Transfer RNA from a Phycisphaeraceae bacterium, 73 nucleotides, folded computationally.
The coordinates come from a structure-prediction model, not an experiment, and the mean pLDDT is 82.
Taxonomically the source falls in Phycisphaeraceae (Bacteria, Pseudomonadati, Planctomycetota, Phycisphaerales).
Its Rfam family is "tRNA". Rfam describes the family as follows. Transfer RNA (tRNA) molecules are approximately 80 nucleotides in length. It is annotated as a transfer RNA.

RNA sequence: GGGGCAGUAGCUCAGUUGGGAGAGCAUCGCCUUUGCAAGGCGAGGGUCAGGGGUUCGAGUCCCCUCUGCUCCA
Numbered sequence: 001g002g003g004g005c006a007g008u009a010g011c012u013c014a015g016u017u018g019g020g021a022g023a024g025c026a027u028c029g030c031c032u033u034u035g036c037a038a039g040g041c042g043a044g045g046g047u048c049a050g051g052g053g054u055u056c057g058a059g060u061c062c063c064c065u066c067u068g069c070u071c072c073a
Base pairs, nucleotide, nucleotide: 001072002071003070004069005068006067007066010025011024012023013022019056027043028042029041030040031039049065050064051063052062053061
């Protein structure tokens, strides 16, 4: 220098053929207990890596950039 993969909640990750942004764990509250743990119910938490474009509508499609991993030279 070139190719590929990945970047979504605090963490690990889903997200289909473009239309509701989600799960588990964690955190907080309530119930249960003499108390703790476990369990049950509920809640909060998001610049979908950044920018631009296409579209009525983008996490998803296109372009550029950044970061990490990997292959080639």